Transfer RNA from a Candidatus Heimdallarchaeota archaeon, 74 nucleotides, folded computationally. Lineage of the source: Archaea > Promethearchaeati > Candidatus Heimdallarchaeota. Rfam family: tRNA. It is annotated as a transfer RNA. Its mean pLDDT, the model's own confidence on a scale to 100, is 84. It was read from a public genome assembly.
This record gives sequence, C1' cells and structure tokens, in this order.
RNA sequence: GGGCUGAUAGCUCAGCUUGGUAGAGCGUUUGGUUCGCAAUCAAGAGGCCGCGGGUUCGAAUCCCGCUCAGUCCA
Repeated sequence: GGGCUGAUAGCUCAGCUUGGUAGAGCGUUUGGUUCGCAAUCAAGAGGCCGCGGGUUCGAAUCCCGCUCAGUCCA
C1' cells in the first nucleotide's frame, strides 16, 4: 500500500440479506419475598446504531468517503 471482517444499552451480542416505532441475556435502580445475604418475582432507567455525506416520503439497514480494531497478501 491492497483485500476481507467487524464497530448497535455499562458488558457480550442479535437485528442489516428483503428500508417502515431499536431488541435479548448479564449487569444496574426501586419494590415484594428473607432476621440478613444469595436466589427468585414484578416494575423501571439506560442508545446521536463509530464519524461525515448521499439516495429515499422514510436509513442501524442501501451507496460513497473517513476513523478505529482484527485478519490475510505484498
């Protein structure tokens, strides 16, 4: 320098193919249960979907550029 894969909640990851109100588990907060803890049950909070631009009535999803991480080639 070039190819490929990835970036989504605090963590680990779905969702992208086929555009139409952003999700799961764990964690966390509050409450119930307990003498207390753990476990368990109920409810809640938590997201510029890496950044910028384009297409579209509408973009996490399609297109272009860039950044970062991994991997392969030179």